[in-house]
Context: one part of a larger RNA
RNA sequence: CUUGGUUAAGGAACUAGGCAAAAUAAUCCCGUAACUUCGGAAGAAGGGAUGCUCCCCGCAAGGGGAGUCGCAGUGAAUUGGGCAUCGUGACUGUUUAACAAAAACACAGGACUCUGCUGAAAUCGCAAGAUGAGGUAUAGGGUCUGACUCCUGCCCGGUGCUGGAAGGUCAAGGGGAGUGGUUAGCCGCAAGGCGAAGCUACGAACUCAAGCCCCAGUAAACGGCGGCGGUAACUAUAACCGUCCUAAGGUAGCGAAAUUCCUUGUCGGGUAAGUUCCGACCUGCACGAAUGGAGUAACAAAGAUGCCGCUGUCUCAACCAAGUGCUCG
Numbered sequence: 001c002u003u004g005g006u007u008a009a010g011g012a013a014c015u016a017g018g019c020a021a022a023a024u025a026a027u028c029c030c031g032u033a034a035c036u037u038c039g040g041a042a043g044a045a046g047g048g049a050u051g052c053u054c055c056c057c058g059c060a061a062g063g064g065g066a067g068u069c070g071c072a073g074u075g076a077a078u079u080g081g082g083c084a085u086c087g088u089g090a091c092u093g094u095u096u097a098a099c100a101a102a103a104a105c106a107c108a109g110g111a112c113u114c115u116g117c118u119g120a121a122a123u124c125g126c127a128a129g130a131u132g133a134g135g136u137a138u139a140g141g142g143u144c145u146g147a148c149u150c151c152u153g154c155c156c157g158g159u160g161c162u163g164g165a166a167g168g169u170c171a172a173g174g175g176g177a178g179u180g181g182u183u184a185g186c187c188g189c190a191a192g193g194c195g196a197a198g199c200u201a202c203g204a205a206c207u208c209a210a211g212c213c214c215c216a217g218u219a220a221a222c223g224g225c226g227g228c229g230g231u232a233a234c235u236a237u238a239a240c241c242g243u244c245c246u247a248a249g250g251u252a253g254c255g256a257a258a259u260u261c262c263u264u265g266u267c268g269g270g271u272a273a274g275u276u277c278c279g280a281c282c283u284g285c286a287c288g289a290a291u292g293g294a295g296u297a298a299c300a301a302a303g304a305u306g307c308c309g310c311u312g313u314c315u316c317a318a319c320c321a322a323g324u325g326c327u328c329g
Stems, first nucleotide, its partner, number of pairs: 001323007009315002013313001018310001026050005035040001037147001051068007069073001081308006088300002093105002109145007122131003148295004153225003158222002160218005167213003173207002178202005185194003226244005253287001254284001265281005
């Protein structure tokens, strides 16, 4: 040093943190709070009994009585520590094989949306074909939220989606006004000029779908949800008024919060003493309603705080046993 064991007095003073250890423990009896979704919470908590001998009742299990031994009777071993409060996630589950098990994922439930079936929508594939499904809107796909309770406000200006079709724009194609090239011919002394048909190269108007512009709808679609000035008979504050801007200016609820910079905010509680914790306040740097808001019994090898019990975690270390290493022999 490793692994075990014991320890005076104290008992978390240790430490980021009771990490580790100790303590609790079985069965029977008594007893058991808040809260609650009435199921739970609950083995809540807390208390008592337990050996052996004899007698009685009983088929037995077991029950009753008398006595007796030890420090100790679930005599060894196996074998829950408990309570209070808070945040988060409802729950059982799932996950980073080999540093993360969680508040992350999933979940039942909720909502929106697509899909009417000869070949759905969606997906794989070049195709054939297949899944969906030998299913048919009480079905199947996608997205968001995430039990339950109470709820889910305002904005359609931007982006998206859906619908509309009058007008504007608008491709290929159609169309072919017109223009060019060539030249049989004609004119000319010549150089050269003109030039039909055909062939050929271009080509205006006009016509022409979707889309876009445009007009509506839609936020449990992506998203967004103001500023300044003044005002009440102490002061302070501003129910009130004015003004500017906006698509609309944040409703209910919550709030120094897993969100608060200033900040160890201020007040109260707990402690002798508390940057953490709990309850309030609201000045919300920068909460807020299915990127859900606020609660919530039960649950959690999860996070935060306190208390009881218990202890070598510590004050502060000592001894014992076994083993490994080292030194000597």
A computed fold for a 329-nucleotide part of an RNA from a bacterium, annotated as large-subunit ribosomal RNA, domain IV. It was read from a public genome assembly. The coordinates come from a structure-prediction model, not an experiment, and the mean pLDDT is 88. Its Rfam family is "Bacterial large subunit ribosomal RNA".